[in-house]
Record summary:
Predicted 3D model of a 94-nucleotide RNA (Guanidine-I riboswitch aptamer) from Alteribacillus sp. YIM 98480.

RNA sequence: CACAUUGUUUUCUAGGGUUCCGCUUAUUUAGGCCUGGUCCGAGAGAAAACACACAGUACCAACUGUGGCACGGAGGGAGAAAAGCCCGGGAGAU
Numbered sequence: 001c002a003c004a005u006u007g008u009u010u011u012c013u014a015g016g017g018u019u020c021c022g023c024u025u026a027u028u029u030a031g032g033c034c035u036g037g038u039c040c041g042a043g044a045g046a047a048a049a050c051a052c053a054c055a056g057u058a059c060c061a062a063c064u065g066u067g068g069c070a071c072g073g074a075g076g077g078a079g080a081a082a083a084g085c086c087c088g089g090g091a092g093a094u
Stems, first nucleotide, its partner, number of pairs: 007050006015040002020037002022034001023031002052067006069089001071092001075087003
């Protein structure tokens, strides 16, 4: 430098803020520097289902097994708002 591959979805969690509820408060207002419920939510977190690849069994289109590794800014974006969300298995590092 080039090629190929590391799949998709659901549920949950780490985490996040403040639309709604609740809570607090001059009780009209304001508050997330309010534990929480609703809400958002992980490539590098968990579980499951499906799909795919390879190998084997079986002799009808199913069954079984395997499927690795993963340090990571700044900045911008969404929208109620923010984030480990998206840009992003990015830039970069090894």

Lineage of the source: Bacteria > Bacillota > Bacilli > Bacillaceae > Alteribacillus.